[in-house]
RNA sequence: ACGAACGCUGGCGGCGUGGAUAAGGCAUGCAAGUCGAACGAUAAGUUUAACAUUGAGGCUUCGGCUGAUUUGUUUAACCGAAAGUGGCGAACUGGUGAGUAAUAUAUGAGUAAUUUGCCGAAAAAUGGGGAAUAACAUUUCGAAAGAGAUGCUAAUACCGCAUAAUACCAUAUCUUCAUAAGAAGAAUUGGUUAAAGGGGGCCUCUCCUUGGAAGCUCUUGUUUUUCGAUAAGCUCAUGUCCUAUUAGCUUGUUGGUAGUGUGAUGGACUACCAAGGCAAAGAUGGGUAGCCGGCCUGAGAGGGUGUACGGUCACACCGGAACUGAGACACUGUCCGGACUCCUACGGGAGGCUGCAGUCGAGAAUCAUUCGCAAUGGACGAAAGUCUGACGAUGCGACGCCGCGUGAGUGAUAUGAAGGCUUUCGAGUCGUAAAACUCUGUCAUGGAGAAUGAAAUGUGUAUAUUUUAAUACAAUAUACAUUUGACAGUACUCCAAAAUGAAGCUCCGGCUAACUUCGUGCCAGCAGCCGCGGUAAUACGAAGGGAGCGAGCGUUGUUCGGAUUUACUGGGCGUAAAGGGUGUCUAGGUGGUUUUGUAAGUUGAAUGUGAAAUCCCUUGGCUCAACCAAGGAAUAGCAUUCAAAACUGCAAUUCUAGAGUGUGAAGAGGAAAACGGAAUUCCAGUGUAGCGGUGAUAUGCGUAGAUAUUUGGAAGAACACCAGUGGCGAAGGCGGUUUUCUGGUUCAAUACUGACACUGAAGCACGAAGGCUAGGGGAGCAAACAGGAUUAGAUACCCUGGUAGUCCUAGCAGUAAACGAUGUGCACUAGAUUUUGGUUAUAUCGACAUAAUCUGAAUCGUAGCUAACGCAUUAAGUGCACCGCCUGGGGAGUACGACCGCAAGGUUGAAACUCAAAGGAAUUGACGGGGACCCGCACAAGCGGUGGAGCAUGUGGUUUAAUUCGACGCAACGCGAAGAACCUUACCCAGACUUGACAUGUAUUGGACCGUUCAUGAAAGUGAACUUUCCUUCGGGACCGAUACACAUGUGUUGCAUGGCUGUCGUCAGCUCGUGUCGUGAGAUGUUGGGUUAAGUCCCGCAACGAGCGCAACCCUUACUCUUAGUUGCCAGCAUGUAAUGAUGGGGACUCUAGGAGGACUGCCAAUUAGAAGUUGGAGGAAGGUGAGGAUGACGUCAAGUCGUCAUGGCCCUUACGUCUGGGGCUACACACGUGCUACAAUGGCUAGUACAAAGAGUCGCUAUACCGUGAGGUUACGCUAAUCUCAAAAAGCUAGUCUAAGUUCGGAUUGAAGUCUGCAACUCGACUUCAUGAAGCUGGAAUCGCUAGUAAUUGCAGAUCAGCUACGCUGCAGUGAAUACGUUCCUGGGUCUUGUACACACCGCCCGUCAAGCCAACCGAGUUGGGUGCACCCGAAGCCGUAAAUCUGACUUCUUCGGAAGAGGAAAACGUCCAAGGUGUGUUCGAUAAGGGGGACUA
Repeated sequence: ACGAACGCUGGCGGCGUGGAUAAGGCAUGCAAGUCGAACGAUAAGUUUAACAUUGAGGCUUCGGCUGAUUUGUUUAACCGAAAGUGGCGAACUGGUGAGUAAUAUAUGAGUAAUUUGCCGAAAAAUGGGGAAUAACAUUUCGAAAGAGAUGCUAAUACCGCAUAAUACCAUAUCUUCAUAAGAAGAAUUGGUUAAAGGGGGCCUCUCCUUGGAAGCUCUUGUUUUUCGAUAAGCUCAUGUCCUAUUAGCUUGUUGGUAGUGUGAUGGACUACCAAGGCAAAGAUGGGUAGCCGGCCUGAGAGGGUGUACGGUCACACCGGAACUGAGACACUGUCCGGACUCCUACGGGAGGCUGCAGUCGAGAAUCAUUCGCAAUGGACGAAAGUCUGACGAUGCGACGCCGCGUGAGUGAUAUGAAGGCUUUCGAGUCGUAAAACUCUGUCAUGGAGAAUGAAAUGUGUAUAUUUUAAUACAAUAUACAUUUGACAGUACUCCAAAAUGAAGCUCCGGCUAACUUCGUGCCAGCAGCCGCGGUAAUACGAAGGGAGCGAGCGUUGUUCGGAUUUACUGGGCGUAAAGGGUGUCUAGGUGGUUUUGUAAGUUGAAUGUGAAAUCCCUUGGCUCAACCAAGGAAUAGCAUUCAAAACUGCAAUUCUAGAGUGUGAAGAGGAAAACGGAAUUCCAGUGUAGCGGUGAUAUGCGUAGAUAUUUGGAAGAACACCAGUGGCGAAGGCGGUUUUCUGGUUCAAUACUGACACUGAAGCACGAAGGCUAGGGGAGCAAACAGGAUUAGAUACCCUGGUAGUCCUAGCAGUAAACGAUGUGCACUAGAUUUUGGUUAUAUCGACAUAAUCUGAAUCGUAGCUAACGCAUUAAGUGCACCGCCUGGGGAGUACGACCGCAAGGUUGAAACUCAAAGGAAUUGACGGGGACCCGCACAAGCGGUGGAGCAUGUGGUUUAAUUCGACGCAACGCGAAGAACCUUACCCAGACUUGACAUGUAUUGGACCGUUCAUGAAAGUGAACUUUCCUUCGGGACCGAUACACAUGUGUUGCAUGGCUGUCGUCAGCUCGUGUCGUGAGAUGUUGGGUUAAGUCCCGCAACGAGCGCAACCCUUACUCUUAGUUGCCAGCAUGUAAUGAUGGGGACUCUAGGAGGACUGCCAAUUAGAAGUUGGAGGAAGGUGAGGAUGACGUCAAGUCGUCAUGGCCCUUACGUCUGGGGCUACACACGUGCUACAAUGGCUAGUACAAAGAGUCGCUAUACCGUGAGGUUACGCUAAUCUCAAAAAGCUAGUCUAAGUUCGGAUUGAAGUCUGCAACUCGACUUCAUGAAGCUGGAAUCGCUAGUAAUUGCAGAUCAGCUACGCUGCAGUGAAUACGUUCCUGGGUCUUGUACACACCGCCCGUCAAGCCAACCGAGUUGGGUGCACCCGAAGCCGUAAAUCUGACUUCUUCGGAAGAGGAAAACGUCCAAGGUGUGUUCGAUAAGGGGGACUA
């Protein structure tokens, strides 16, 4: 943006627009008629007249008269239905887009190759005859439609004749024009060809005479001719979709001659002759499609589209054909064939909505069976007028565009109402919004008035003019009058009343404007892309609020844009997709220099065209706008003319700079032939037992003589050294020597040719290895194959063998990571270095050398380029010329088709489907059975353990009413738990309570509370008795209950919502920042490098300079000294006392205690290093290079652990998931694992004696002493709130004795008995003691742990928790007290640098293929079936054309005996050519479907 559709919603108006699908089928009505002024006849009706008839009423002299009226006949006139002859129209208008890729359309030409009814202008004519026919009447056939026969009649119907040209034909001539064919004009002669009347008026002329006509006049028609206009026909040029997996097509085909045919050219058609014509600038074939002005989009260039309006073409149920006509091969005409529908008396007939409405069908989907000819336009007519589903109107549809409305003001004095939603509970928000008050009245409603569109034409009157004999008629003009409206009583205006009747849709994670609550819980669902949802969802659903648009809003579909993502404007090809494997050459494209000409390209000017509408501008008309109108501007292009001549082209010409041709040089350039030596193998000799092979073996070879060795011989293949980022070649490729033939390159000097050049689709040629065919050859090597090893396996790597092949000849094949992943050629653009081949110069005796230059081959590098990497005179830089190729990944270099090939296969080369990526370069990490360096009890060197036994303890599992919960690699498992008999306790069973065991507040009410006793109960609890206040402003309050409300409570859930705390990497040396610099950027630099350190510790260097958190230091303990102080500690000296003891006086020396200082800093020396940092050694020192130990844990990682320490959001429970109580359980036990203790013994056990600590704890406590007990312990009781008293005995050790190698005097489990202690209570389920019992176990498989010095090992002591204890645990303390470290290859963990990466949840990563299952699309497929189409043949309707014997025949001609005859012409029938539909056969092509088959995509 839309001819849209769908969902929700819907007040009004204007202007537009509306069957896009089934060119499917159609009921019904209407859509083309008109003219009586061309013609004949005429029903009904009206009027008049005549005749006949009837005779109301009146009059009457009664004889009759008059006479309204009735009926009939005839005549004339008027009107005129339906039908006919004739004329014009029906070829316009209207519909649709099936066909059509050119018989089309657009633009521009041509027609000197043509036609044109009606219309306009002009000239002339309109004379005189004839024969029919419809209607009509009678009649026949038929159901009908309709058809036939006989008879009559008219014309502007039809037919002759006359006349006639500037018409036509023939003849022959001139002028002008024209490239030509030829055209125009003039003139000569001869020939041919026409007509129709109708209407009005008049009497001037002529004739008859009130008047009329054959006269006059006006008008209209008719005929001939010319010109014009209009409308067409034909021809030419250019433009107009996809496909080469369509490459050859064509026989009336291409041309000529002569004809036919046409309005006209022409193979349009026929006969003959020639063999042409089209095609890579895409013929032929296939597919799709009406074309254009325009419309949509876009900055433009373009891309898409062709609805409405306009131009044009085609079609009219499907196919064919002609007739009529100015015009048709004819939408509502004709004939024939076919399908379909209808009628039928079954014989036969009728029909064609792709006109307007309407109907069915199919579809996502598209309207009224309306009004009117009033306007515009058309047909006919002299006109009135008739007809007109064209058109004008109205209706339906929010389908589109535009406009309007659904109210406006006040409203914090309204308590920002009520209500909703949210809430941090304070409030916020919907919100001046509502209500209320004031005001207005668009639209809708009712009423009243009321248009424009109407101009004409006609008629009447009047006047004038023309015509005429005329004041007539007629025509023209003017004036007046009159006549015409579907829409419609509509637009519009006014009045009335009343804010009433009038708002929705979508969205709210980002893109993208707009946020909260609840529900849900990877469910339900959303989604344009990214993505959202797994219990706190701004993303799902709902609500409140908000945003956007608004009578609409969203969704879907389609097109363009963004997309420079097909690149003309305006892209690329080293690595992202993309340079052909290489050369040669044709077409094509491009092309050096001078001069002249030309004017095709080019440039300028002018002219024509470029329809109108549309777009744009300016005005104007509807109240505005949409819409409409007027004027203007613009218009690419095409054609013609004129001009210019620089450039390109063309023609001619000049030149030598491009290119090429003649001597030297280098070379594994190519082909053929000959020759050579070394090595392997084979044959032969000598000779004897092994050889060979591997990481190690074995197969294999060898006493039938190998390996080894020797000299001969045979055969085939390959050519060491030289050898080199050396050479040659187009590439593939080329390597012993010599000869012959041969291609290219290069240097120097000049001579010659004179643009001869570059590129190159197609074509042609070459083209490694492997492969194929035929024939040779075959030493070595070696696919396949065999055997041996290796291995879980080993269809491999290793070994022993071994065939094709490798070699030659002749062919095929035509591919490679055929790579510089870089097409060829030319030119230009800093250098440096090396080198091949040549030439020149300098120097030299010469070689060497140096320099310059040309040609190749390399390395680095500036500018520039590049996404970066990188390239950089050998370009990937800057330009030119030409070729090839690319356009997301997969499917797939596959399928089908074609071509090539003996085959293998090659070349060309899709689609369906599927994914949202695939890819490049670089960055930071992580990782590597990559590299370099370094560290750590990491290994190694050692010491001691665990794993085996028994027990303890924790965990898993199992069990159970419950075995509460958490912790799970290191970093869970003697962990939370530094104490589960009750309690703890969270679990289970049972019994109870419900404002609650606990906190705060309000209201009402009562009383002290506490305490003691009793009853009941398992207890909680329940009930009873006794006892019993304080303050006061006298209201009450404190305190304790009861009732009712708010609320409490939760070890319920989520550690993946959290805080805090903790573990771990790791006490590892790292982690970052600011500024600067580099890079497009991510990022880098600093922080890397050289040294050094325990250390990112320090030094040096450096586009970096600085800084921070970490390291270190500061802190504590310990080791030494000094000083101060001296009790509860100490006791040298002095004194006193005791059996003995710092027990006492006293002392501060010592030890010690605890305050303060000092001390250690690589400070000193030497060596070394870079006169550095530092390291090594030494001195001194209590201590030496961090003295030892502790505390201290960077940025971060593990969604690590903990909601059950605590805190806390959300969720959940509330007579229970809360609270209280009794009992049970956490202590279970086939089993498995972790951590420990005790052992297995003599470095020991036992007995006796004896020595030496540190650090702690203690008043509900530690407890001395004494006595009792075998003992655990009991009784008693001093001291101590602790340097004073107590726990407290330290143990290993030492001394002496015994045991003597054993299941023991080892080991102590288990069990029995008896006790002690704690405690309401030791049954489940405590510890300890005594006596007795005396299990396994004799040093522990695979594997695995700790430790580097006061350490390991070993020995005891203390403490916390605690009534007691399961403690063998944990935390500390001291005693005794080792061994070893060569070293960093390996294991493990870590750090730094570097490298590779397809990893980034980061190797516990990523990821390939088969198999199994499901699903999807395509391919092949025995076949089956349908559509299109080619070729051959058969049949051949209607019709045009042709033929002509017989038949019929009115117009004309001739003859006539007037009866007719003959001829010409016509009609029907017949025959022939062509030909639609149909039939037969055979091909080709496109689908549909199919057992089965092979591959592909997707899914967990």

Small-subunit ribosomal RNA from an uncultured bacterium, 1500 nucleotides, folded computationally. The RNAcentral record of the sequence draws on ENA and Greengenes.